[in-house]
């Protein structure tokens, strides 16, 4: 004086589904409640679709997470999952601190 890497402190952004059975109800839906799946997360409080709190995950080297999309093709009971859409459109950052490099100083030998 500087990258990657990591850890941190402050702020910011995010989603939160699926199945099964029991209740209520005119209801193939909407509410509750019990269990299961799949996930980093499917929680609590309150209720209205909105709010609040927490855990979790991301923050421009951004597929977190939105929107195309009630999308296409595999696979599943279905949700995950896998490829496509995708070089698409959007999307929330400063600062310290460890270690390293490279320059210059200054003392020793």
């Nucleotide at each position: 004086u500087c990258a990657a890497a990591u850890c941190u402190c402050a702020g910011g952004g995010g989603g939160u589904g699926c199945c099964a059975c029991c209740c209520g109800u005119c209801a193939u839906g909407c509410g509750g409640g019990u269990g299961g799946c799949u996930g980093a997360g499917a929680g609590g409080c309150a209720g209205a679709u909105g709010g609040c709190c927490a855990a979790c995950c991301c923050c421009u080297c951004g597929a977190a997470c939105c929107u195309g999309a009630u999308c296409c093709g595999g696979c599943u009971c279905g949700c995950a999952c896998c490829g496509g859409c995708g070089u698409a459109g959007g999307g929330a950052u400063g600062g310290g601190a460890u270690g390293g490099g490279c320059g210059c100083c200054u003392u020793u030998u």
Record summary: This is a predicted structure of a 109-nucleotide RNA (TPP riboswitch aptamer (THI element)) from Afifella sp. IM 167. It was read from a public genome assembly, where an Rfam model found it. Its Rfam family is "TPP riboswitch aptamer (THI element)". Its family is annotated with thiamine pyrophosphate binding in the Gene Ontology. NCBI's taxonomy places the organism under Bacteria, Pseudomonadati, Pseudomonadota, Hyphomicrobiales, Afifella. Its mean pLDDT, the model's own confidence on a scale to 100, is 75.